The RNA shown here (transfer RNA) has 73 nucleotides and comes from an Oscillospiraceae bacterium.
It was read from a public genome assembly.
Its Rfam family is "tRNA". The family's RNA type in Rfam is transfer RNA.
Lineage of the source: Bacteria > Bacillati > Bacillota > Eubacteriales > Oscillospiraceae.
[in-house]
RNA sequence: GAGCCAUUAGCUCAGUUGGCAGAGCAUUUGACUUUUAAUCAAAGGGUCCGGGGUUCGAAUCCCCGAUGGCUCA
Numbered sequence: 001g002a003g004c005c006a007u008u009a010g011c012u013c014a015g016u017u018g019g020c021a022g023a024g025c026a027u028u029u030g031a032c033u034u035u036u037a038a039u040c041a042a043a044g045g046g047u048c049c050g051g052g053g054u055u056c057g058a059a060u061c062c063c064c065g066a067u068g069g070c071u072c073a
Stems, first nucleotide, its partner, number of pairs: 001072007010025004019056001027043005049065005
């Protein structure tokens, strides 16, 4: 210098033709229990890496950039 992949909740990740942003774990609260743990129920938590474009509508498509990883030179 070139190519490819990844970036979504505190963490690990889904999101299957563009149409209400989700799961598990964690956290908080309640139930249960002599207590803890376990179990059950509920709640909180998001500018979807940044900017721009296309579209009635973008996490999703296009362009530029950032960070990390891999490969080639």